A computed fold for a 94-nucleotide RNA from Chloroflexi bacterium HGW-Chloroflexi-8, annotated as c-di-GMP-I-GGC riboswitch aptamer.

């Protein structure tokens, strides 16, 4: 250094409940522990979620419009979805 014990010292905290913020996704504080060896930090790439928009695209149509359906679309959210970057506690076995 890789690695990760039924080790030690500590750490974080899902669901759910209460209070608050937000249009929502979600976030913050308190309680609470399913889990986590980076569940510490960064929305950089992908995914997912929410919202909105449209002289946009496709289908329905003989054509146009209207209407309906579908697709696409973030500058929002998520790092406890996966990559990537930065940093870090402990030390059995290998």
């Nucleotide at each position: 250094a890789u690695c990760g014990a039924u080790a030690a010292a500590g750490g974080c905290a899902a669901a759910c409940c209460c209070g608050g913020u937000g249009a929502a996704a979600a976030c913050c504080g308190g309680g609470g522990a399913c889990g986590c060896a980076a569940a510490g930090c960064c929305a950089u790439g992908g995914g997912u979620c929410u919202a909105c928009u449209g002289u946009u695209c496709u289908c329905u149509c003989g054509c146009u419009c209207a209407a309906g359906a579908g697709a696409c679309u973030a500058c929002g959210a998520u790092u406890g979805c996966c990559a990537g970057g930065c940093u870090g506690c402990c030390g059995a076995a290998a």

The coordinates come from a structure-prediction model, not an experiment, and the mean pLDDT is 81.